[in-house]
Context: one part of a larger RNA
Order: sequence, then structure tokens, then C1' cells
RNA sequence: CUCUGGAGAAGGAACUCGGCAAAUUGACACCGUAACUUCGGGAGAAGGUGUGCCCCGGUAGUGUGAGAGCCCUCGCGGCAGCAGCACGAUGGGGUUGCAGUGAAAUGGUGGCUGCGACUGUUUAACAAAAACACAGCUCUCUGCAAACACGAAAGUGGACGUAUAGGGAGUGACGCCUGCCCGGUGCCGGAAGGUUAAGUGAUGGGGUGCAAGCUCUUGAUCGAAGCCCCGGUAAACGGCGGCCGUAACUAUAACGGUCCUAAGGUAGCGAAAUUCCUUGUCGGGUAAGUUCCGACCCGCACGAAUGGCGUAACGAUGGCCACACUGUCUCCUCCAGAGACUCA
Repeated sequence: CUCUGGAGAAGGAACUCGGCAAAUUGACACCGUAACUUCGGGAGAAGGUGUGCCCCGGUAGUGUGAGAGCCCUCGCGGCAGCAGCACGAUGGGGUUGCAGUGAAAUGGUGGCUGCGACUGUUUAACAAAAACACAGCUCUCUGCAAACACGAAAGUGGACGUAUAGGGAGUGACGCCUGCCCGGUGCCGGAAGGUUAAGUGAUGGGGUGCAAGCUCUUGAUCGAAGCCCCGGUAAACGGCGGCCGUAACUAUAACGGUCCUAAGGUAGCGAAAUUCCUUGUCGGGUAAGUUCCGACCCGCACGAAUGGCGUAACGAUGGCCACACUGUCUCCUCCAGAGACUCA
């Protein structure tokens, strides 16, 4: 010096990306316990007190309860309950050590907030999460030899099920809700019309032949789905404006004008896991706060099942704060053990 343990004056997070690590807490009994809440919870909330041994005393009491007793509707009945067995205080008195859950095992706690409802699942060997899943909600397909899937096929799964079933997709408990747009794309519907292939083959023409004919060519007409066309559909894919003016201080603009669009973002939320400018501005907390919490709203570029906003409980989840506690630190020191090192 490295590692593993132990102790530490005064201070107590000043350490650091961050209290990482360590310390604190810890058992049992009793007292006591807030906001909020889906009334279950939160909760071991928080915060306190006690704990050894001896005596009253294995006492009071509780459970069980042979036998004996009492009662009757008479039974495998009911009542009370001695003994025995099991459990076993409160309280009072005494006593001892520095210390009585004497060791070991054995929650640190509280507050605000983001995300995800929750228990679960995951990158075997750098990621456990806000990702996946999830009950619940919605759309859509499927009438049974179902849809769908595997398979040249036979066949099988679906299912020995039958729309309260099965497949696919999205969302993700619960509460309050889920606005406008069908022009584009998709899907669904539409006995008309347009276009459209093979096929059909009217007519005309060429070759050859005396001719019948054979053959080449022209291509009127009829002729499906699809596309065009006409509608519907957004919890289908998706989308949800600009400029100018205006009120008796100023500022702002309820109001007006105009252009464009399929329609111009409703409720709610908002410097946000989203805010560039930005450490926005104001308030709170600190002596001092690019983080945090609460507001404001000029939202570069939130927004409603690619769900919006809330939410008790939950989380080896992210951010911030406080109390307790500490060698994390000021600032290091000592002790024990194992290495390293020297000698053998």
C1' cells in the first nucleotide's frame, strides 16, 4: 500500500452526479396514531412507555372437564362445575449490574411531485424500467365443412366450442369525459352509366383457284371483376389556418373586414418525460436554488382510446425537501486479521 472487520474528539452531508457506502431503526406487550380514501386502506403511520431475577403466586382468571350433583320433553339431552390437565396476567413488595428483547436474528422515518392503476413479465452473461402484460373499454370479422392458421393434398388446430362463442386490431383499473373534419388513403354499400381482357365475329379487303372452297387480314356488336362514378364510415390511416382593423390614458381586443380550407384544436391540461428563445416571469423553500413545488400562458412544436385530465393503494421506479443518524466529508487516526514485502 491492497482487502476484510472494529473504534473515534469537535462538527454532522460541508462529501458526491446522487447520503453511493456506512450508521441509525429493529423483537414482544401496552398507549397512541394525520392528510387523503375506491371506506378495504393509509397504518407497524407518526410518537411514546415497559421488558432481568426473587416473593405474594402458577395467585386472579380462561379453556377443557372423569366422577359426583341438579333439571326435564328422557336423549349420543340441558345446566352448573369440584378434582385433574393446559394456558396464564394486572397489581404490590424486594433485589442486582454500566447495561435485563444484556448475544444472535430483527423496519430508519416523514413531506411534495413525475410516470405506470395494481400482483406480475423482460434484454440467460452491462438496461427490471415510464418498456411488455393485465382485468376493464371499443372497433371489426365469423352462421359452422365458421372466420383464421398449418399443410401441393388428405387432414388437423379453432372445438368435441356455436355470436354471453371464436379470430384480428387499438386502448389499458377506477372517476369525469372522449369535440370538429369523409376532401386524400383505406374499408363497406350501390341491379344505372363510362372504361376494360380472353372470347364472340357484322362488314370490307388480300392471296390462290374455273368454281365450291382453303387461307391471310380488317374488327361493327355482345362481353367480368377492377377502375371511374354515387353514397357511407374517424375508439379506420389520418387532419384540426392566415392577414388587417377596432373600446374616452395606455395596453389589450369581447367586435368587424378579408383570403383560404374537408374542417380550422372543443373540454381539460400547459416552460410539461413535450418550451427553442430559457436559469421565461412571479411566489415558496435556502444565507445563497440552471434542480424542486405552486402559479401565469407568447403551447418554437399539448390535446382527447397513436386516448385527455384526475386519482386512494401499490413501486429493488425518476426528481426535490426535512428529521434522525453517521469517517461520505472537514481530516484523518488507531486496533485486529489476510495479502503484498524481507529472510528462511

The prediction has a mean pLDDT of 90. The part of an RNA shown here (large-subunit ribosomal RNA, domain IV) has 344 nucleotides and comes from a soil metagenome. It matches the Rfam family "Bacterial large subunit ribosomal RNA". Rfam links the family to the GO terms ribosome and structural constituent of ribosome.